c-di-AMP riboswitch aptamer (ydaO/yuaA leader) from a Bacillota bacterium, 150 nucleotides, folded computationally.
It was read from a public genome assembly, where an Rfam model found it.
């Protein structure tokens, strides 16, 4: 020199998935557990509205409309992760991510469209109730216009 493996640190990425305080673990530092607080994300949850029936009342010459109460029915939820073809794992066409001070919008390459829960229930939804703080990766093209920095 170079490949391999393992452990730490540094920045960036997808994703809500951080950020700080106390407290114990012999003591420092690491971690690791317990907790409080914020931050950021989710879910339930009135009024109010909708499908389909049946019944009052009121309009119409009729169809049929409108109040108004009853019972019914649609499965739902996180997430970008759907839809229509086809019939060999593939096309369109919509959604999503990236290209390294943030950001917009065009263009230009890359890329992904899945997986997993509730369990008979749930449409918005104020108050109010209540949950999560994971995981997995490693890109790097340049114009405009804005804002930061030096």
């Nucleotide at each position: 020199a170079u490949g391999c493996u393992a452990u730490g640190g540094u920045c960036g990425c997808c994703g809500a998935g951080u950020u700080g305080c106390c407290c114990g673990c012999c003591g420092c530092g690491a971690g690791c557990g317990g907790g409080c607080a914020a931050a950021c994300g989710g879910g339930g949850g009135a009024u109010u509205c909708u499908u389909g029936g049946c019944u009052u009342c009121c309009c119409c010459g009729g169809c049929g409309g409108g109040u108004a109460g009853c019972c019914u029915g649609g499965g739902g939820g996180c997430g970008a992760a759907u839809g229509c073809g086809a019939g060999u794992a593939c096309g369109c066409a919509g959604g999503g991510g990236c290209a390294a001070g943030c950001u917009u919008c065009a263009c230009u390459g890359c890329c992904c469209u899945a997986g997993c829960c509730c369990g008979a229930c749930a449409a918005c939804u104020a108050a109010c109730c209540u949950c999560g703080u994971a995981g997995g990766c490693g890109u790097g093209g340049g114009g405009a216009g804005g804002c930061u920095c030096c």